[in-house]
RNA sequence: AGAGAGGGACGGGUGAUCGCGGGAUUUUUUCCCGAGGAAAGUCCGGACUCCAAGGGCGGGGUGCUGGGUAACACCCAGAAGGAGUGAUCCUUGGAUAGUGCCAUAGAAAAGGAAACCGCCCUCUCCAGGGCAAGGGUGGAAAGGUGAGGUAAGAGCUCACCAGCAUUGGGGUAACCCAAUGGCUUGGUAAACCCCACCCGGAGCAAGGCCAAGCAGGGGUGAGUGGUCCCGCUCUAUCCCCCGGGUAGGCCGCUUGAGAAGGGCGGAAACGCUCUUUCUCAGAUAGAUGAUCACCCUCGACAGAAUCCGGCUUACAGUCCCUCUCUGUCU
Numbered sequence: 001a002g003a004g005a006g007g008g009a010c011g012g013g014u015g016a017u018c019g020c021g022g023g024a025u026u027u028u029u030u031c032c033c034g035a036g037g038a039a040a041g042u043c044c045g046g047a048c049u050c051c052a053a054g055g056g057c058g059g060g061g062u063g064c065u066g067g068g069u070a071a072c073a074c075c076c077a078g079a080a081g082g083a084g085u086g087a088u089c090c091u092u093g094g095a096u097a098g099u100g101c102c103a104u105a106g107a108a109a110a111g112g113a114a115a116c117c118g119c120c121c122u123c124u125c126c127a128g129g130g131c132a133a134g135g136g137u138g139g140a141a142a143g144g145u146g147a148g149g150u151a152a153g154a155g156c157u158c159a160c161c162a163g164c165a166u167u168g169g170g171g172u173a174a175c176c177c178a179a180u181g182g183c184u185u186g187g188u189a190a191a192c193c194c195c196a197c198c199c200g201g202a203g204c205a206a207g208g209c210c211a212a213g214c215a216g217g218g219g220u221g222a223g224u225g226g227u228c229c230c231g232c233u234c235u236a237u238c239c240c241c242c243g244g245g246u247a248g249g250c251c252g253c254u255u256g257a258g259a260a261g262g263g264c265g266g267a268a269a270c271g272c273u274c275u276u277u278c279u280c281a282g283a284u285a286g287a288u289g290a291u292c293a294c295c296c297u298c299g300a301c302a303g304a305a306u307c308c309g310g311c312u313u314a315c316a317g318u319c320c321c322u323c324u325c326u327g328u329c330u
Stems, first nucleotide, its partner, number of pairs: 001326010012295007020034005036301001040312002043310005048203004059199005064078005079092005093194002098192002100188003116135002118131005143161006162184001164181007207251004217242003221238002225233003258278002260275006296299001
């Protein structure tokens, strides 16, 4: 210098005037605050509120391991497999518990069953027997390569490799390393299923209070009571439906798993702790805009509606940090 990998920050600035929403003081006024990194999608997880007697079945979710967290489908660290020269990135329970499925093609699709071409033996031929190395079909054909062996072949035997099981060692664990063994076990779990853990329902239009208004009107059901009991019945009361009325105000509502800075612990995520530090939108038809002046690189995606932690998606442009590879020069 070029090409990349990982991460972080910002998102026009300053001043004046007039407005808009909220708060304090006051009731003339004055002062203070006023959208975002995603406020978005509403996809996860919680707080909060109301409803629900307890447990199970059913159903749903998560899914390598350990840790973090209020919790998580999030984050950190690691493991295995894969991609890349590399920085780095991507994926993730069990197919040896059992059942099912694997179109067409093919001899055969999971039963060590079966044989189209082929190979070998007997035989003049017809025919009978042996085999699965090679060809062919298929997404996939019953370990792979080589040697021995044989009539031809075959884990039939042997060596190496892959995989499985057992034993020993290391690691909290996923898993890794070594030895031994019998020779070998297809795919699919977003098919049922198995294993481990988690999950009651509805949501701020939750929920509570006040005011006003209507029809203590109608229907279905339950049912106190009545009756000695059953049955029957229906004047308390309740659920639901129809019909009627209202659509105003207040609370919930924003101080919170809060922000900033320091110290300590931890490899990290994160936790603990301290402070004469900060208080940071709260509307209800829904506020954050307009004008002027100056400057610049002339400004993207987009706007709160109960709150918080994440994920995902959108984004003009600018800046910073760490790391990798290649080339050149010293």